Large-subunit ribosomal RNA, domain II from a Candidatus Gottesmanbacteria bacterium, 695 nucleotides, folded computationally. It matches the Rfam family "Bacterial large subunit ribosomal RNA". Gene Ontology terms of the family: ribosome and structural constituent of ribosome. The organism belongs to Candidatus Gottesmaniibacteriota, within Bacteria. The full RNA is in RNAcentral, with records from ENA. The coordinates come from a structure-prediction model, not an experiment, and the mean pLDDT is 83.
[in-house]
Context: one part of a larger RNA
RNA sequence: GCCGGUGAGUUAUUUCGAUGUGCGUUAAGCUUAAGCCAGCUAAACUGGCGGAGGCGUAGGGAAACCAAGUCCGAAUAGGGCGCUUGUACAUCGAACUAGACCCGAAACCGGGUGAGCUAACCAUGAGCAGGGUGAGUUCCGGAGAAAUCCGGAAGGAGGCCCGAACUCGUCAGAGUUACAAAUCUGUGAGAUGACUUGUGGUUAGGGGUAAUAUGCCUAUCGAACCCGGAGAUAGCUGGUUCUCCCCGAAAUAUAUUUAGGUAUAGCGUCUGGUUAUGUGGAACUGGGGUAGAGCACUCAAAGAAAUGCCAAGCGAAAGCGAGGUUUUUCUAUGAAACUCCGAAUACAGAUUCCGUUAUCCAGGCAGUCAGUCAUGCGGGGCUAAGCUCGUGUGGCUAAAGGGAAACAUCCCAUGACUUUCGUCUAAGGCCUCUAAGUCUUUGCUAAGUGGUUAAGGAAGUCGCGGUUUUAAGACACCCAGGAAGUUGGCUUAGAAGCAGCCACCUUUUAAAGAUAGCGUAACAGCUCACUGGAUGAAAACUGCGGCGCCGAAAAUGAUCGAGGCUCAAGCAAUGCGCCGAAGACAGAGACUUUUAUAUAUAUUCGUAUGUAUAGAUUUGGUAGGGGAGUGUUCUGUUUGCAGUGAAGCAUACGGUGUAAACCGGUGUGGAGCGGACAGAAGUAAGAAUGCCGGC
Numbered sequence: 001g002c003c004g005g006u007g008a009g010u011u012a013u014u015u016c017g018a019u020g021u022g023c024g025u026u027a028a029g030c031u032u033a034a035g036c037c038a039g040c041u042a043a044a045c046u047g048g049c050g051g052a053g054g055c056g057u058a059g060g061g062a063a064a065c066c067a068a069g070u071c072c073g074a075a076u077a078g079g080g081c082g083c084u085u086g087u088a089c090a091u092c093g094a095a096c097u098a099g100a101c102c103c104g105a106a107a108c109c110g111g112g113u114g115a116g117c118u119a120a121c122c123a124u125g126a127g128c129a130g131g132g133u134g135a136g137u138u139c140c141g142g143a144g145a146a147a148u149c150c151g152g153a154a155g156g157a158g159g160c161c162c163g164a165a166c167u168c169g170u171c172a173g174a175g176u177u178a179c180a181a182a183u184c185u186g187u188g189a190g191a192u193g194a195c196u197u198g199u200g201g202u203u204a205g206g207g208g209u210a211a212u213a214u215g216c217c218u219a220u221c222g223a224a225c226c227c228g229g230a231g232a233u234a235g236c237u238g239g240u241u242c243u244c245c246c247c248g249a250a251a252u253a254u255a256u257u258u259a260g261g262u263a264u265a266g267c268g269u270c271u272g273g274u275u276a277u278g279u280g281g282a283a284c285u286g287g288g289g290u291a292g293a294g295c296a297c298u299c300a301a302a303g304a305a306a307u308g309c310c311a312a313g314c315g316a317a318a319g320c321g322a323g324g325u326u327u328u329u330c331u332a333u334g335a336a337a338c339u340c341c342g343a344a345u346a347c348a349g350a351u352u353c354c355g356u357u358a359u360c361c362a363g364g365c366a367g368u369c370a371g372u373c374a375u376g377c378g379g380g381g382c383u384a385a386g387c388u389c390g391u392g393u394g395g396c397u398a399a400a401g402g403g404a405a406a407c408a409u410c411c412c413a414u415g416a417c418u419u420u421c422g423u424c425u426a427a428g429g430c431c432u433c434u435a436a437g438u439c440u441u442u443g444c445u446a447a448g449u450g451g452u453u454a455a456g457g458a459a460g461u462c463g464c465g466g467u468u469u470u471a472a473g474a475c476a477c478c479c480a481g482g483a484a485g486u487u488g489g490c491u492u493a494g495a496a497g498c499a500g501c502c503a504c505c506u507u508u509u510a511a512a513g514a515u516a517g518c519g520u521a522a523c524a525g526c527u528c529a530c531u532g533g534a535u536g537a538a539a540a541c542u543g544c545g546g547c548g549c550c551g552a553a554a555a556u557g558a559u560c561g562a563g564g565c566u567c568a569a570g571c572a573a574u575g576c577g578c579c580g581a582a583g584a585c586a587g588a589g590a591c592u593u594u595u596a597u598a599u600a601u602a603u604u605c606g607u608a609u610g611u612a613u614a615g616a617u618u619u620g621g622u623a624g625g626g627g628a629g630u631g632u633u634c635u636g637u638u639u640g641c642a643g644u645g646a647a648g649c650a651u652a653c654g655g656u657g658u659a660a661a662c663c664g665g666u667g668u669g670g671a672g673c674g675g676a677c678a679g680a681a682g683u684a685a686g687a688a689u690g691c692c693g694g695c
Base pairs, nucleotide, nucleotide: 001695002694003693004692005691006690011098012097014095015094016093017092018091019090020089021088022087023086029055030054031053035049036048037047038046039045059066060065069081070080071079072078101239102238104236108229109228110227111226112225113224119203120202121201122200123199124198125197126196127195128193130162131161132160133158137154138153139152140151141150142149143148166190167189168188171186172185173184174183205221207217208216209215214223242629243628244627245626246625247624252265253264254263255262256261266368267367268365269364270363271362272361273360278356279355280354281353282352283351284349285348286347292341293339294338298335299334300333302331303330304329305328306327308325309324310323313320314319371396372395373394374393375392376391377390378389379388380387401412402411403410417589418588419587420586422585423584424583428579429578430577431563432562433561437576439575441573442572443571444570450565456550457549460547461546462545463544464543465542466541467540468539469538478533479532480531481530483507484506485505488502489501490500513528516527517526518525590619593616594615595614596613597612598611599610600609601608602607630684632681633680634679635678636677637676638675639674640673641672648668649667650666651665653664654663655662656661
């Protein structure tokens, strides 16, 4: 890992509710508990006894007490609670208490077992090759008055040195489903000591021991192990087993030692009841202070003028006065916490009309309290976020189908009961992949734009304008002129149109600046403005719009979904077709609810249940509520099958049912097993890192 088996809402007391049954219901009842007796061999069970007790028959008040009333009260007022129908049992739903759907802690407590590992200690034993160093001390010689010193010898001290055994475990490598739940190899530390070691013994868990590392106390240690309390507790995680039918949420408010829990309300479902109370549209009637707007208040704030005040400075003084500020006037403004104003919507209505089918009350049972995206309007943030917080709507959640290549949240679908090789459409599409137009008409685009973005930039191109020039010849090119006073004056080494400053006149002219550039040391030189000629038809500037261009850089190979596409298979329009969904329609069938008719059964005559026909209607669904069934084991009653083959197993065999399932055939198997109606449950497996077994 697979297969097989096993594996989770149970039982009891009490309470509430629903359903059913018994008894009672024009009037007070219903019911036994323990126990006893009988039947029975006993147990169980059945029948009888047993009225102790319980519920009900009257309530109100704290109570005395009063009583269909009573309490508060001074009250005869007013108000609160009352002015009668039950009870026992069974089943089901839920709650309380119990392990209470199942599995799961870390822990806590009690009683025991451990020092054969390891820590310390006690008793008694054992071990330490070899080599080196050479302390105190003593002796001899010498010196000395002596203490003592010097030299030599003997000797052998030491938590001394080197290094085996022994003990340890530094560094590196190997090993790491190992040789090994701590090892191996090399290299290391100590090696007469606070050394190592054998045997026997002592200390025990809120404890021991510890040259303290929270170390060690049998592969276990911030409190050992075993058994028990014990099914500890777990607002947490995981799991929770057959089918079909009807309805179908929430992710909010308030509170919370509360925030991933819970309670009440909201929203769901089921039962009963009341009835027009619900809801959509139109009209009508209301209040408002939002959007907008405005400046009349408040706050902010720009310019000008006038007026009053202050005032640097100037002045001999009179006085002038930059600047500041008050008030007024005019012009132009801003505001969630401004308003002289003021919508649309929304909201409300015991109003009217037209639709629709809900609403409300009581009770049983829930789930929900992590939401999310899109869009409108807003707060926070950076008018950032697949951000966060509100509010309205829609979706997803709990929604499948078609489209968007793929894609919970976008678009279509007033949304999937089943079926048909039927029809029509939506969004979106119609060259091929790929169902349907290489459809029609008219333009645009040349960028593969289409098939990424901005400020900004550009004689891209198409369209619509505006202002001018032009056969008295425009624009561009070409030919020619572009002069004189004068080298203007100043400055300067020089300054001659052209370093700089000032001025910028006059003349000749068709025209020509005291010069718009290049140039020279300064001149010179080359152009320009301006003019003539030649040529012969448009030219210049500008505004708006359509589609394009640049701006445009990312990490493994590119790309529009791909191929491929250019009078498109791109873009903007036009028209006609077609395709396209679980939508709509058509045929057939089933189901829910409901109406009508007919009919059967029961009946307390109110009705209930069933069947048939016709009509209408419904049928996506998580949490969850409700309804109806299937299957398994056992029991009772009854009825059957079986060696002419039971159960079980196998089967791409036949049939029935909406399904769970059921009946039959065949093979195997070899002895028991079904149906009907009831009853009782150890009653259904794919998941729990489930448990057991096999492989």